Predicted 3D model of a 230-nucleotide RNA (Group I catalytic intron).
Rfam family: Group I catalytic intron. About the family: Group I catalytic introns are large self-splicing ribozymes. They catalyse their own excision from mRNA, tRNA and rRNA precursors in a wide range of organisms. The core secondary structure consists of 9 paired regions (P1-P9). These fold to essentially two domains - the P4-P6 domain (formed from the stacking of P5, P4, P6 and P6a helices) and the P3-P9 domain (formed from the P8, P3, P7 and P9 helices). On this family, see Cech, Annu Rev Biochem 1990: "Self-splicing of group I introns". Rfam 15.1 lists 5,602 matches to the family in 1,395 species.
The coordinates come from a structure-prediction model, not an experiment, and the mean pLDDT is 77.
[in-house]
RNA sequence: GCUCGCCUGUUAGCAAAAUAGCAGCUUUCAGCCGUAAGGCUGAUUGAAAAAUCGGGAGAAUUGCGUGAAACCUAAGGUAUCGUAAGAUGCUAUGGCAACCCGCAGCCGAGCUCCGAUGUCAACUAAAGUUUCAUCGGAGAAGGUUCAGAGACUAGGUGAUUACACCCUAGAGCACCCGAGUUCCGAUUUAUCGGAAUAUGAUAUAGUCCAAGCCUGAUUGAAAUUUCAGG
Numbered sequence: 001g002c003u004c005g006c007c008u009g010u011u012a013g014c015a016a017a018a019u020a021g022c023a024g025c026u027u028u029c030a031g032c033c034g035u036a037a038g039g040c041u042g043a044u045u046g047a048a049a050a051a052u053c054g055g056g057a058g059a060a061u062u063g064c065g066u067g068a069a070a071c072c073u074a075a076g077g078u079a080u081c082g083u084a085a086g087a088u089g090c091u092a093u094g095g096c097a098a099c100c101c102g103c104a105g106c107c108g109a110g111c112u113c114c115g116a117u118g119u120c121a122a123c124u125a126a127a128g129u130u131u132c133a134u135c136g137g138a139g140a141a142g143g144u145u146c147a148g149a150g151a152c153u154a155g156g157u158g159a160u161u162a163c164a165c166c167c168u169a170g171a172g173c174a175c176c177c178g179a180g181u182u183c184c185g186a187u188u189u190a191u192c193g194g195a196a197u198a199u200g201a202u203a204u205a206g207u208c209c210a211a212g213c214c215u216g217a218u219u220g221a222a223a224u225u226u227c228a229g230g
Base pairs, nucleotide, nucleotide: 007024008023009022010021011020012019025046028043029042030041031040032039033038052179053178054177055176056175062104063103064102065101067099071095072094076091077090078089079088080087081086105144106143107142111139112138113137114136115135116134117133118132121130122129123128148209150208151207152206153205154204155166156165157164158163167170180197181196182195183194184193185192186191213230214229215228216227217226
């Protein structure tokens, strides 16, 4: 460069569109909710798709409890062969663990509610109310717990109220704010309200440490577990 393939992601492996498992979406059907777009649950399918963009925050990171596939092993059990000793096969209630979670506590920017204080402006006969800012408290969602046992950083330096300087230019697919795209409803010609916009972070990037290799011990039938040294 050409040709042919592949739903998306993730684990196992030297190697996967194809094998085994898990998560997400999707085809079709059923049940429930909704006027509808759609949502939830179960079964079924892999045909075809998955629109995003710009900013913000970077905190907590603790104590516990469940579940778990594939994969590894085969003591016990069982089947076959054998005179027997034993051999071979099957089997997890034994391991390892991708990961799904529950309880308590804690948490940054932000959302909702309550209280206090303060400034400008407006309203009010007055008390007071509204907007804004700061502080405190509560709640919901989300996060942490939940890496490979784990540690640290995700701007740096200085000052310490605000800020100043510097370059190496500082994390998302989760969280927050705004915008966009597709669709639905109402209304009457331009607005309002709603739905959808998948998963990947049980470590994402990086530095360390661990593991990986060797020796010895420990646990066990084994797979494995725990530790020390090189």